[in-house]
Context: one part of a larger RNA
RNA sequence: CGUUCGAUUCUUGAGGGGAGCUCUCCCUAGUACGAGAGGACCGGGAGGGACGGAUCCCUGGUGUGCCUAUUGUCGGACAACCGGCAGCGUAGGGUAGCUAGAUCCGGACGGGAUACGCGCUGAAAGCAUCUCAAGCGCUAAGCCCACCCCAAGAUGAGGAAUCGGUACGAGACCCCCAGGAGAUGACUGGGUUGAUAGGCGGAGCGUGUACACACGGCAACGUGCUUCAGCGUAUCCGUACUAAUCGGUCGAUG
Numbered sequence: 001c002g003u004u005c006g007a008u009u010c011u012u013g014a015g016g017g018g019a020g021c022u023c024u025c026c027c028u029a030g031u032a033c034g035a036g037a038g039g040a041c042c043g044g045g046a047g048g049g050a051c052g053g054a055u056c057c058c059u060g061g062u063g064u065g066c067c068u069a070u071u072g073u074c075g076g077a078c079a080a081c082c083g084g085c086a087g088c089g090u091a092g093g094g095u096a097g098c099u100a101g102a103u104c105c106g107g108a109c110g111g112g113a114u115a116c117g118c119g120c121u122g123a124a125a126g127c128a129u130c131u132c133a134a135g136c137g138c139u140a141a142g143c144c145c146a147c148c149c150c151a152a153g154a155u156g157a158g159g160a161a162u163c164g165g166u167a168c169g170a171g172a173c174c175c176c177c178a179g180g181a182g183a184u185g186a187c188u189g190g191g192u193u194g195a196u197a198g199g200c201g202g203a204g205c206g207u208g209u210a211c212a213c214a215c216g217g218c219a220a221c222g223u224g225c226u227u228c229a230g231c232g233u234a235u236c237c238g239u240a241c242u243a244a245u246c247g248g249u250c251g252a253u254g
Stems, first nucleotide, its partner, number of pairs: 001153001005164007015150004021049007033038001051106005059100004066093005071086006110145003117138004171250004175191005196243003199239005205232003213224004
């Protein structure tokens, strides 16, 4: 821009893409078969591998704005207690998120038309013959559908519901607060008739018992009480304290 009024929401599916794998064991059954050795078809069940999708409850990893310990040095005048730098200084843990080796799920079932193959009926050709005779069946991991995803620019531009009627205007955008989104656009949530983000309160969770004080020791340090403390990021619940103010633009055959 088109889809012949303009919109919001929900859809149909022409068409396209994806997937399609396989092994072992058990039962049937040591049966059929076979002198024996051996050892099934059919049917049923269980467990795997690789591959794929989803997810983070569990197990782990990471977690450079969390906690703790600690070395050197510098600073806060000294001590204490903190802070800077040294690969996040190093080491031990670790929330959210992300993640796999973690967890769950998938290939199926079924239908249709067939290939090879196996048949029925059956002439040409009084027989025979499954048939480059008419006619009719069965039969593949393959084909079409079925399963998952995209999809009306499918210009053949589809369908449904609802809203708006010339400004008391449906709806959209700008702008702003953010995010399960994200390079930017886009997408999603919210914008005071508000829990969108921050703050604050609480919870969860992580670290692991702060500072101070007392006692012991010449000291380094240790122990005890306050104290399952103190300190804390992304999680959850709540709360308008702060910021989403006020506004602007577009918008449809009278």